[in-house]
RNA sequence: GCUGCUGUAGCUCAGUAGGUAGAGUGCAUCCUUGGUAAGGAUGAGGUCACCGGUUCAAAUCCGGUCAGCAGCU
Numbered sequence: 001g002c003u004g005c006u007g008u009a010g011c012u013c014a015g016u017a018g019g020u021a022g023a024g025u026g027c028a029u030c031c032u033u034g035g036u037a038a039g040g041a042u043g044a045g046g047u048c049a050c051c052g053g054u055u056c057a058a059a060u061c062c063g064g065u066c067a068g069c070a071g072c073u
Stems, first nucleotide, its partner, number of pairs: 001072007010025004019056001027043005049065005
């Protein structure tokens, strides 16, 4: 330098024929207990890496940039 893959909640990851963004775990509050652990309920937490484009509508399609990983030279 070229090619491919990945980037979504604090962490690990789902989410594709474009249509209101989810799970597990963690966190907060509450219930249960004499008190813990375990269990249960509720809740908070996301500009979907960034910038543009297409579209009535983009995490998803297109172009570019950045970062990580792998391969080639």

This is a predicted structure of a 73-nucleotide RNA (transfer RNA) from uncultured Agathobaculum sp.